A computed fold for a 338-nucleotide RNA from a Pseudomonadota bacterium, annotated as Bacterial RNase P class A. The sequence is in RNAcentral, with records from ENA. It is recorded under the gene name rnpB. The prediction has a mean pLDDT of 79. Lineage of the source: Bacteria > Pseudomonadati > Pseudomonadota.

[in-house]
RNA sequence: AAGACAGGUCGGAUGACCGCGCCGUAAAGGCGAGGAAAGUCCAGGCUCCGUAGAGCAGGACGCUGGGGGCAACCCCAGAUAGCUGUUAGGCUAUGGAAAGUGCCACAGAAAAAAUACCGCCCACCGCUCUUUCCAAGAGCAGGGGCAAGGGUGAAAAGGUGGGGUAAGAGCCCACCGGCGGAAGGGCGACCUUCCGGCCAGGCAAACCCCGUCCGGAGCAAGACCAAAUAGGAGGAGAAGGAAGCUGCUCGCUGACUCCUCGGGUAGGUCGCAUAGACAAAUGGUCAUCACCAGCCUUCGGGCUGGUACAGAACCUGGCUUAUAGACCUGUCUUCCCC
Numbered sequence: 001a002a003g004a005c006a007g008g009u010c011g012g013a014u015g016a017c018c019g020c021g022c023c024g025u026a027a028a029g030g031c032g033a034g035g036a037a038a039g040u041c042c043a044g045g046c047u048c049c050g051u052a053g054a055g056c057a058g059g060a061c062g063c064u065g066g067g068g069g070c071a072a073c074c075c076c077a078g079a080u081a082g083c084u085g086u087u088a089g090g091c092u093a094u095g096g097a098a099a100g101u102g103c104c105a106c107a108g109a110a111a112a113a114a115u116a117c118c119g120c121c122c123a124c125c126g127c128u129c130u131u132u133c134c135a136a137g138a139g140c141a142g143g144g145g146c147a148a149g150g151g152u153g154a155a156a157a158g159g160u161g162g163g164g165u166a167a168g169a170g171c172c173c174a175c176c177g178g179c180g181g182a183a184g185g186g187c188g189a190c191c192u193u194c195c196g197g198c199c200a201g202g203c204a205a206a207c208c209c210c211g212u213c214c215g216g217a218g219c220a221a222g223a224c225c226a227a228a229u230a231g232g233a234g235g236a237g238a239a240g241g242a243a244g245c246u247g248c249u250c251g252c253u254g255a256c257u258c259c260u261c262g263g264g265u266a267g268g269u270c271g272c273a274u275a276g277a278c279a280a281a282u283g284g285u286c287a288u289c290a291c292c293a294g295c296c297u298u299c300g301g302g303c304u305g306g307u308a309c310a311g312a313a314c315c316u317g318g319c320u321u322a323u324a325g326a327c328c329u330g331u332c333u334u335c336c337c338c
Base pairs, nucleotide, nucleotide: 001334002333003332004331005330006329007328008327009326010325012289013288014287015286016285017284018283020032021031022030023029034309038320039319041318042317043316044315045314046218047217048216049215058214059213060212061211062210063078064077065076066075067074068073079094080093081092082091083090084089095209096208100207101206102203103202104201117150118149119146120145121144124143125142126140127139128138129137130136158176159175160174161173162172163171177199179196180195181194182193183192184191185190222270223269224268225267232261233260234259235258236257237256243253244252245251290307291306292305293304294303295302296301
C1' cells in the first nucleotide's frame, strides 16, 4: 500500500423560499420519521375482566460457569460435534432416541429384535460319476450354509487390518468408534486412563417425557360528556271523554296527552407523548459544499444525472429481516521501501 476479519459509528450537510400536519389566538413563534419507524416473533408498562388454593389444557425457554436485566434477552469465559477460510476468523447444532408411540419419500432383499436381487460355498442331507459293494475322490446345486464383495439409498445392523473357515461372520485378536463400570482431573459442561461384555441406525422444528417459568384480552384496551328518534321507569291529567273530522253546536270514530328520570346509540373529549390523527402531514425548488457515475476539457475545471433500505399510528426493552456508501479502533494475509 492493497485485500480481508472483528467491534463500533454515521446514513448527505448548511441556508433561503414555497407548501403540508399539530400546538398557539387566525399574528409572532415552536415542533414535525428511523436505525430499522418493517415483521408483529418474544417480554414489560398501561387498561379492563378474572382471581382462596391446586390441577388440566395451552404457550415460552433448554450445553457449562460467571455477570447485567422486572422479564424477554444480552455480555464475558469455556465444553462437545460438524462445516468453512492460507490466516485473523466465521457458521451450525446442543435436556432425553436405553420411558413409550410414531415416521424414515423414491430406490432397495431389507429402513430396525429385519432380510437375500446379483453373488460366495458344498462342511451336512440328497443326486450323478469313478465296471458292482464299502471307503475315498470328482462333480451338480434340489434341500442347505453365508452376508465377505457388488448393487440401492441421505442413512444398511460397528470401521480398518490380521487370524480363522467349505464359504463366511466380533467367530477370535490388535487398534479406532460407541456402550457400561471404576479411578483420577475440572466449580461445571466435560476430559484422561484402566477394565468389561462384544455393538445398541437416524428424526424430538413428530407426538411425547423431564426441568424452569407463564391468568385472559388488548388503545377498535378503556374512562368521561352526551343528542334526535324509538322503547323503558315514575308522576300528573283523562271514560264526569284525550285526540281527530271541525272555527262552533250536533253527530261519528273511540285512547291518549304532558312532565321528570335513567340506560344505550350517533357525535365529542380524554387515554396521547417537544411528530402524532382523523386511513393518516413529515414534501418541493434554489444556492453552496461532500460523495458517486457519465460526457466534455484549453487539465484550471465545466455540464448533466444520482445519493442505499425504507418510512411513525398507545409506549418501552429485545429478537429477526432489509440496507448503496463512508468513517474510527484493533487484528490477519500478501507485496513494496528503509